[in-house]
RNA sequence: GGAGAAGAACAGAUGAUCGCCGGUCUGUCUUUAUGGCAGGCGGGAGGAAAGUCCGGGCUCCACAGGACAGGAUGGUCCCUAACGGGGACCGGGGGUAACCCUAGGGCUAGUGCCACAGAGAGAAGACCGCUUUGUUUUUUGUGCGUUUCGACGCAGCUGAAAACAGAGUAAGGGUGAAAGGGUGAGGUAAGAGCUCACCGGCUCCGGCGGUGACGUCGGAGGCCAGGUAAACCCCAUUCGGAGCAAGACCAAAUAGGGGAAUGUUUGAGGGCGGUCCGUCCGAAGUUCCCGGGUUGGUUGCUUGAGGUCGUCGGCAACGGCGACCCUAGAUGAAUGAUCGUCACCCUGCCAGCGGGUAACCGCAGCGGGGAACAAAACCCGGCUUACGGUCUUCUUCGACC
RNA sequence: AGGCCAGUAGCUCUAACGGCUAGAGCACCGGACUCCAAAUCCGGGUGUUGGGGGUUCGAGUCCCUCCUGGCCUG
Numbered sequence: 001g002g003a004g005a006a007g008a009a010c011a012g013a014u015g016a017u018c019g020c021c022g023g024u025c026u027g028u029c030u031u032u033a034u035g036g037c038a039g040g041c042g043g044g045a046g047g048a049a050a051g052u053c054c055g056g057g058c059u060c061c062a063c064a065g066g067a068c069a070g071g072a073u074g075g076u077c078c079c080u081a082a083c084g085g086g087g088a089c090c091g092g093g094g095g096u097a098a099c100c101c102u103a104g105g106g107c108u109a110g111u112g113c114c115a116c117a118g119a120g121a122g123a124a125g126a127c128c129g130c131u132u133u134g135u136u137u138u139u140u141g142u143g144c145g146u147u148u149c150g151a152c153g154c155a156g157c158u159g160a161a162a163a164c165a166g167a168g169u170a171a172g173g174g175u176g177a178a179a180g181g182g183u184g185a186g187g188u189a190a191g192a193g194c195u196c197a198c199c200g201g202c203u204c205c206g207g208c209g210g211u212g213a214c215g216u217c218g219g220a221g222g223c224c225a226g227g228u229a230a231a232c233c234c235c236a237u238u239c240g241g242a243g244c245a246a247g248a249c250c251a252a253a254u255a256g257g258g259g260a261a262u263g264u265u266u267g268a269g270g271g272c273g274g275u276c277c278g279u280c281c282g283a284a285g286u287u288c289c290c291g292g293g294u295u296g297g298u299u300g301c302u303u304g305a306g307g308u309c310g311u312c313g314g315c316a317a318c319g320g321c322g323a324c325c326c327u328a329g330a331u332g333a334a335u336g337a338u339c340g341u342c343a344c345c346c347u348g349c350c351a352g353c354g355g356g357u358a359a360c361c362g363c364a365g366c367g368g369g370g371a372a373c374a375a376a377a378c379c380c381g382g383c384u385u386a387c388g389g390u391c392u393u394c395u396u397c398g399a400c401c
Numbered sequence: 402a403g404g405c406c407a408g409u410a411g412c413u414c415u416a417a418c419g420g421c422u423a424g425a426g427c428a429c430c431g432g433a434c435u436c437c438a439a440a441u442c443c444g445g446g447u448g449u450u451g452g453g454g455g456u457u458c459g460a461g462u463c464c465c466u467c468c469u470g471g472c473c474u475g
Base pairs, nucleotide, nucleotide: 001397002396003395004394005393006392007391008390010388012342013341014340015339016338017337018336020044021043023041024040025039026038027037028036029035030033046373050384051383053382054381055380056379057378058243059242060241061240065277066276067275068274070239071238072237073236074235075089076088077087078086079085090104091102092101093100094099105234106233110232111231112228113227114226127173128172129169130168131167132166133165134164135163136162137161138160139159141157142155143154144153145152146151181199182198183197184196185195186194200224201223202221203220204219205218206217207216208215209214247299248298249297250296257290258289259288260287261286262285269281270280271279306325307324308323309322310321311320312319313318344370345369346368347367348366349365352363353362354361355360402474403473404472405471406470407469408468411427412426413425414424420458429445430444431443432442433441451467452466453465454464455463
């Protein structure tokens, strides 16, 4: 210097002028009160405020019941209010490495699927090949008969070859992403874990290490029966519903108008927003459609699983203790604009200073340019995505000393 | 705030439960015919299946995430 890996903090500062939204104090006005106006003081977005993908708080519905259905998750241990999040570790995979990724329970519970090709895609399969049996044909030999001595005919005989039919065989060929352990020997008609040796895997048992996932060592079993569950499904764990337009209060408005359905103890309907049970309310209404009225304000509303620093425990996530701090509450929605100075980054000129043999590096001077993604809406914890430059540590390659 | 759907060629659509090189109509392009054009005839697919990643032998289809557009409820 090139290429990469992991992590951290930041997201300009300050002054002046003009504004915007809350708070508070003072003065003043009136219609005397959560009011208007003027002035002072102090506060005013983020690391993601975003997407709304998870989880929780809070509020209401029974402080939430049982069964089924349905959803989500899936290595182990831990953290946490909780999680589908995080930390550490285990197994697997990728990378030369730093390091990264991992939906990672179960296809020996069942079912399904595996296109094309191929004989066969499943506790599979006989197309070629190999072996064997039968029939037929051809043929060698043998025996018998006939004979014109050339040969011909016949056979419960024999060898070989071919065709056809049947059986065995998963060694070999071929197809495919995949044909199901591998190598060698024995064995066999030919073969095959059929048997054996070694290697690999799986299951079970035991020892040791570890909280555990698991690792390691030893033994037993030829157990070697493909893949796929981000296919249905099975197993385990877990989930009640709705959401600040929750909920509470005040004010305003009003006619419970028309139609349909259903129901009044054989009990509609509601809590109960998938179904049933159960339970509570319900002595009369309820549901739907059409039409009409009001659609203002207060509260919830920001002090909270809060933050910063220190210390202790823990590998860490995180937790305990102590001190200090208070830090937006808008409601079609405020947090802005202009100018100056400084800081940061990029770049041009100048050759001034310092270092160096030099290439070059650093500082100073003058000038120009740049500064991303994006904005609270009840509040938190995460995840994901968007995005600017800076710094630290580490890996690797090349060159030089 | 809550719930749901869609995205495939320039346009409109197809592709059973994942299967070969994703098809069809119109449009478009090239050629023929014509003095020139239209019509007609012949030929041509022009595509990151919205983007990225994963599962799988294999993804338009299954899963995750992001983007864009639309609908419903209060």
Predicted 3D model of RNase P RNA and transfer RNA as a complex of 475 nucleotides. The coordinates come from a structure-prediction model, not an experiment, and the mean pLDDT is 76. Rfam match: Bacterial RNase P class A. It is annotated as a ribozyme. Rfam's curators write: Ribonuclease P (RNase P) is a ubiquitous endoribonuclease, found in archaea, bacteria and eukarya as well as chloroplasts and mitochondria.